RNAcentral holds the sequence, with entries from MGnify. A computed fold for a 66-nucleotide RNA from a chicken gut metagenome, annotated as transfer RNA. Rfam family: tRNA. Rfam links the family to the GO term triplet codon-amino acid adaptor activity. From the family's description: Transfer RNA (tRNA) molecules are approximately 80 nucleotides in length. The coordinates come from a structure-prediction model, not an experiment, and the mean pLDDT is 82.
Formats: sequence, C1' cells, structure tokens
RNA sequence: GGAAUAACUCAGCUGGUAGAGUACCUCACUCGUAAUGAGGAAGUCGAGGGUUCAAAUCCCUUUUCC
Repeated sequence: GGAAUAACUCAGCUGGUAGAGUACCUCACUCGUAAUGAGGAAGUCGAGGGUUCAAAUCCCUUUUCC
C1' cells in the first nucleotide's frame, strides 16, 4: 500500500431499499438419474466508535490475510 460483502467466487464507491454466478432447497420434465426450465431460502457488508435525515461507501481505532 492492497484485500475482508450469501456456503464459495466476486460485483456494488465520487452516501439514498444489498446484487450476480456457482452451490443448496422446492416444483416441472424423465421409467429413473443427469441435463434443462420455473421458483425459493440464505448476508448485523471483519470488529468498535464518529459524521449525516440516511454509511458497504466518508473519518478514527482495531483484527486477519497478501
């Protein structure tokens, strides 16, 4: 100096309702499985404070990794 966001891999930044892919669950399809299609669940955004009407995002401290 960089990174930390869903089980995993990552997006989201010049503050304004947290997302995608994979995986998982349900249903359809099939003799059955896989594949495919439809739907669903899942995150105190590493932790603690501050600023603000509002913070993943800005400021300070701190933990872990490179």